[in-house]
The prediction has a mean pLDDT of 87. The part of an RNA shown here (large-subunit ribosomal RNA, domain VI) has 251 nucleotides and comes from Aplysia californica. Its Rfam family is "Bacterial large subunit ribosomal RNA". Gene Ontology terms of the family: ribosome and structural constituent of ribosome. Taxonomically the source falls in Aplysia (Eukaryota, Protostomia, Tectipleura, Aplysiida). The RNAcentral record of the full RNA draws on SILVA.

Context: one part of a larger RNA
RNA sequence: CGAUAGAAAUUUGCGUGGGUCUGACUUUAGUACGAGAGGACCGAGUUGGACUAACCUCUGGUGUAUCAGUUGUUUCGCCAGGAGCACAGCUGAGUAGCUAAGUUAGGUUGGGAUAAGUACUGAAAGCAUAUAAGUACGAAACCCGCCACAAGAUGAGAUUUCUUUUAAGGGUCGUGGGAGAUUACCACGUAGAUAGGCUAUAGGUGUAAAGGCAGUAAUGUCAUAGCCGAGUAGUACUAAUUACCCGUAAA
Repeated sequence: CGAUAGAAAUUUGCGUGGGUCUGACUUUAGUACGAGAGGACCGAGUUGGACUAACCUCUGGUGUAUCAGUUGUUUCGCCAGGAGCACAGCUGAGUAGCUAAGUUAGGUUGGGAUAAGUACUGAAAGCAUAUAAGUACGAAACCCGCCACAAGAUGAGAUUUCUUUUAAGGGUCGUGGGAGAUUACCACGUAGAUAGGCUAUAGGUGUAAAGGCAGUAAUGUCAUAGCCGAGUAGUACUAAUUACCCGUAAA
RNA backbone atom coordinates (compact mmCIF):
# COMPACT_ATOMS: atom_id res chain seq x y z
C1' C A 1 0.00 0.00 0.00
C1' G A 2 -3.81 -3.54 -0.91
C1' A A 3 -8.00 -6.47 0.75
C1' U A 4 -13.98 -1.05 -1.21
C1' A A 5 -16.38 2.66 6.11
C1' G A 6 -13.10 2.22 10.38
C1' A A 7 -11.64 -0.92 14.47
C1' A A 8 -10.84 -5.05 18.43
C1' A A 9 -10.76 -10.18 19.24
C1' U A 10 -11.38 -15.35 17.85
C1' U A 11 -10.57 -18.52 13.85
C1' U A 12 -10.85 -22.01 8.92
C1' G A 13 -6.67 -24.02 6.33
C1' C A 14 -4.95 -23.32 0.11
C1' G A 15 -0.23 -24.50 0.99
C1' U A 16 4.89 -25.08 3.26
C1' G A 17 8.34 -27.26 6.50
C1' G A 18 9.57 -30.88 10.39
C1' G A 19 9.11 -35.66 12.40
C1' U A 20 8.12 -40.57 11.02
C1' C A 21 15.50 -43.82 13.28
C1' U A 22 17.37 -48.18 15.57
C1' G A 23 20.01 -52.16 18.91
C1' A A 24 20.09 -55.80 22.70
C1' C A 25 17.71 -58.97 26.17
C1' U A 26 13.48 -62.07 28.29
C1' U A 27 9.39 -65.05 26.81
C1' U A 28 6.78 -67.93 23.17
C1' A A 29 10.70 -72.24 22.90
C1' G A 30 15.42 -75.39 23.02
C1' U A 31 9.12 -75.45 20.37
C1' A A 32 8.33 -75.86 14.56
C1' C A 33 12.27 -77.74 11.36
C1' G A 34 16.53 -81.09 11.36
C1' A A 35 19.83 -87.79 11.52
C1' G A 36 22.59 -84.47 14.32
C1' A A 37 25.06 -80.03 14.78
C1' G A 38 22.12 -76.36 15.12
C1' G A 39 17.76 -73.50 15.40
C1' A A 40 13.33 -69.99 13.83
C1' C A 41 8.72 -67.15 11.59
C1' C A 42 4.41 -64.96 13.99
C1' G A 43 3.21 -62.78 18.80
C1' A A 44 4.00 -60.59 24.01
C1' G A 45 7.20 -57.82 27.29
C1' U A 46 11.70 -55.23 29.29
C1' U A 47 15.72 -52.00 28.68
C1' G A 48 19.14 -49.06 25.79
C1' G A 49 21.69 -45.81 21.72
C1' A A 50 21.56 -41.57 18.65
C1' C A 51 18.31 -37.45 17.61
C1' U A 52 14.52 -33.63 18.92
C1' A A 53 11.74 -30.43 22.32
C1' A A 54 10.66 -28.34 27.01
C1' C A 55 12.27 -27.48 31.93
C1' C A 56 15.61 -26.56 36.59
C1' U A 57 12.31 -30.55 41.46
C1' C A 58 16.83 -33.73 41.92
C1' U A 59 22.65 -34.29 40.54
C1' G A 60 26.14 -30.76 39.17
C1' G A 61 28.47 -26.21 36.55
C1' U A 62 28.51 -20.93 36.50
C1' G A 63 26.98 -17.25 39.55
C1' U A 64 32.65 -9.80 38.92
C1' A A 65 24.48 -10.01 43.45
C1' U A 66 25.82 -12.07 48.37
C1' C A 67 28.25 -14.19 53.11
C1' A A 68 32.67 -15.74 55.56
C1' G A 69 38.13 -16.46 56.22
C1' U A 70 42.83 -14.39 55.06
C1' U A 71 48.02 -11.85 52.98
C1' G A 72 50.57 -7.17 51.68
C1' U A 73 49.94 -2.06 51.57
C1' U A 74 47.48 2.98 51.82
C1' U A 75 44.01 5.37 54.68
C1' C A 76 39.70 6.65 58.21
C1' G A 77 44.13 10.60 64.40
C1' C A 78 45.39 5.87 67.51
C1' C A 79 43.13 0.82 69.68
C1' A A 80 39.06 -1.84 68.10
C1' G A 81 36.31 -1.92 63.69
C1' G A 82 36.11 -0.58 58.55
C1' A A 83 37.16 1.27 53.33
C1' G A 84 40.43 1.45 48.72
C1' C A 85 44.17 -1.23 45.63
C1' A A 86 46.68 -5.80 44.54
C1' C A 87 43.47 -10.96 38.20
C1' A A 88 36.96 -10.61 41.35
C1' G A 89 44.01 -9.80 45.58
C1' C A 90 43.69 -14.96 47.15
C1' U A 91 40.64 -18.94 49.43
C1' G A 92 35.87 -21.56 51.00
C1' A A 93 30.64 -21.61 50.11
C1' G A 94 26.46 -19.87 47.19
C1' U A 95 20.10 -17.64 46.06
C1' A A 96 17.83 -16.08 41.39
C1' G A 97 18.97 -16.44 36.31
C1' C A 98 21.45 -19.19 32.48
C1' U A 99 22.76 -24.22 31.79
C1' A A 100 24.09 -30.32 30.80
C1' A A 101 26.59 -34.32 32.13
C1' G A 102 20.55 -33.54 35.09
C1' U A 103 14.85 -34.28 34.72
C1' U A 104 10.49 -35.07 31.74
C1' A A 105 8.35 -36.14 27.06
C1' G A 106 8.43 -37.81 21.74
C1' G A 107 8.84 -41.41 17.13
C1' U A 108 3.50 -45.45 18.06
C1' U A 109 -1.38 -47.46 16.94
C1' G A 110 -4.52 -46.45 12.63
C1' G A 111 -6.87 -45.19 7.56
C1' G A 112 -6.40 -44.75 1.92
C1' A A 113 -4.31 -45.98 -2.74
C1' U A 114 -0.25 -48.99 -4.43
C1' A A 115 5.14 -51.68 -5.98
C1' A A 116 7.48 -56.42 -6.58
C1' G A 117 4.65 -60.42 -5.38
C1' U A 118 0.15 -63.70 -3.91
C1' A A 119 -4.81 -64.95 -5.20
C1' C A 120 -10.64 -65.46 -6.51
C1' U A 121 -14.17 -65.83 -10.34
C1' G A 122 -13.44 -65.99 -15.64
C1' A A 123 -13.73 -65.92 -21.20
C1' A A 124 -11.33 -64.89 -25.97
C1' A A 125 -9.56 -70.48 -27.11
C1' G A 126 -16.15 -76.07 -24.59
C1' C A 127 -9.68 -77.15 -21.75
C1' A A 128 -6.34 -74.14 -19.20
C1' U A 129 -5.38 -69.25 -17.55
C1' A A 130 -4.58 -63.92 -11.23
C1' U A 131 -7.01 -60.40 -16.68
C1' A A 132 -9.37 -59.32 -21.28
C1' A A 133 -14.77 -57.30 -18.13
C1' G A 134 -15.03 -57.92 -12.64
C1' U A 135 -12.98 -58.93 -7.36
C1' A A 136 -9.41 -59.47 -2.95
C1' C A 137 -4.56 -58.99 -0.38
C1' G A 138 0.29 -56.83 -0.33
C1' A A 139 6.15 -52.46 1.93
C1' A A 140 10.19 -48.10 6.59
C1' A A 141 8.60 -45.84 0.01
C1' C A 142 3.41 -42.32 -1.65
C1' C A 143 -1.31 -39.52 0.46
C1' C A 144 -3.51 -38.63 5.34
C1' G A 145 -3.15 -39.05 10.51
C1' C A 146 1.18 -36.16 14.67
C1' C A 147 4.00 -31.08 15.44
C1' A A 148 4.93 -25.89 13.80
C1' C A 149 3.89 -21.84 10.45
C1' A A 150 0.15 -20.26 7.41
C1' A A 151 -5.68 -15.45 4.01
C1' G A 152 -0.30 -10.68 -0.11
C1' A A 153 -4.44 -18.07 -0.48
C1' U A 154 -4.43 -10.28 -4.87
C1' G A 155 -8.59 -16.79 -5.13
C1' A A 156 -6.72 -11.23 -0.11
C1' G A 157 -11.82 -16.27 3.32
C1' A A 158 -15.19 -16.90 8.09
C1' U A 159 -17.46 -15.60 13.01
C1' U A 160 -18.46 -12.32 17.17
C1' U A 161 -18.37 -7.56 19.17
C1' C A 162 -17.60 -2.12 19.02
C1' U A 163 -18.09 2.96 16.54
C1' U A 164 -21.94 6.14 13.73
C1' U A 165 -17.45 10.60 13.86
C1' U A 166 -14.66 16.01 19.04
C1' A A 167 -16.21 8.18 17.57
C1' A A 168 -14.49 3.27 18.32
C1' G A 169 -9.57 2.37 18.35
C1' G A 170 -4.35 3.30 17.95
C1' G A 171 0.16 6.01 18.85
C1' U A 172 3.65 9.50 21.32
C1' C A 173 5.27 9.64 26.56
C1' G A 174 6.27 7.17 31.30
C1' U A 175 7.08 2.52 35.02
C1' G A 176 8.86 -2.22 33.71
C1' G A 177 9.37 -7.42 31.84
C1' G A 178 8.77 -14.47 31.27
C1' A A 179 10.38 -9.92 25.64
C1' G A 180 14.61 -7.78 23.47
C1' A A 181 20.84 -5.46 19.29
C1' U A 182 17.33 -1.37 17.50
C1' U A 183 12.48 -2.24 16.45
C1' A A 184 8.85 -5.49 17.71
C1' C A 185 6.09 -8.27 21.61
C1' C A 186 3.87 -8.49 26.65
C1' A A 187 2.28 -6.21 31.69
C1' C A 188 0.98 -1.56 33.90
C1' G A 189 0.06 3.99 34.12
C1' U A 190 -3.60 6.61 40.49
C1' A A 191 -10.56 3.52 38.83
C1' G A 192 -2.90 1.64 40.01
C1' A A 193 0.88 -3.46 42.85
C1' U A 194 4.38 -1.81 36.71
C1' A A 195 9.32 -0.85 38.97
C1' G A 196 11.94 1.10 43.26
C1' G A 197 11.54 1.63 48.61
C1' C A 198 9.64 -0.49 53.19
C1' U A 199 7.80 -4.94 56.04
C1' A A 200 7.79 -10.21 56.37
C1' U A 201 9.87 -14.49 54.46
C1' A A 202 11.76 -19.39 51.24
C1' G A 203 16.86 -19.44 50.75
C1' G A 204 22.54 -18.23 51.18
C1' U A 205 26.58 -17.53 54.51
C1' G A 206 27.92 -19.44 59.22
C1' U A 207 27.48 -17.39 64.96
C1' A A 208 28.51 -9.75 63.52
C1' A A 209 29.87 -5.26 66.45
C1' A A 210 29.76 -3.59 71.50
C1' G A 211 29.44 -5.60 76.27
C1' G A 212 29.24 -9.41 80.33
C1' C A 213 31.42 -14.04 82.01
C1' A A 214 35.78 -17.91 81.92
C1' G A 215 41.03 -17.93 80.82
C1' U A 216 47.91 -14.96 81.94
C1' A A 217 46.74 -15.20 76.75
C1' A A 218 45.45 -17.18 71.99
C1' U A 219 40.47 -18.20 72.49
C1' G A 220 35.66 -19.91 74.22
C1' U A 221 30.69 -18.64 75.68
C1' C A 222 25.97 -15.64 76.44
C1' A A 223 24.21 -16.28 70.61
C1' U A 224 20.93 -21.13 64.59
C1' A A 225 23.75 -14.77 65.69
C1' G A 226 24.70 -10.68 62.26
C1' C A 227 24.58 -9.56 57.15
C1' C A 228 22.47 -10.59 52.41
C1' G A 229 18.08 -12.06 50.15
C1' A A 230 17.94 -11.16 41.52
C1' G A 231 12.87 -15.39 44.47
C1' U A 232 7.64 -15.17 47.06
C1' A A 233 3.80 -12.27 49.56
C1' G A 234 1.93 -7.73 51.51
C1' U A 235 2.03 -2.36 51.63
C1' A A 236 0.71 3.63 47.48
C1' C A 237 5.96 5.95 50.75
C1' U A 238 8.53 7.39 45.57
C1' A A 239 8.00 7.34 40.16
C1' A A 240 4.26 5.93 36.24
C1' U A 241 1.72 13.85 35.94
C1' U A 242 -0.63 17.04 32.83
C1' A A 243 -1.09 16.57 27.92
C1' C A 244 -0.49 15.97 22.62
C1' C A 245 -0.95 13.38 17.74
C1' C A 246 -3.41 10.00 14.18
C1' G A 247 -8.18 8.39 13.03
C1' U A 248 -13.24 11.28 11.38
C1' A A 249 -15.58 7.30 4.86
C1' A A 250 -19.99 5.84 2.05
C1' A A 251 -25.17 5.35 1.53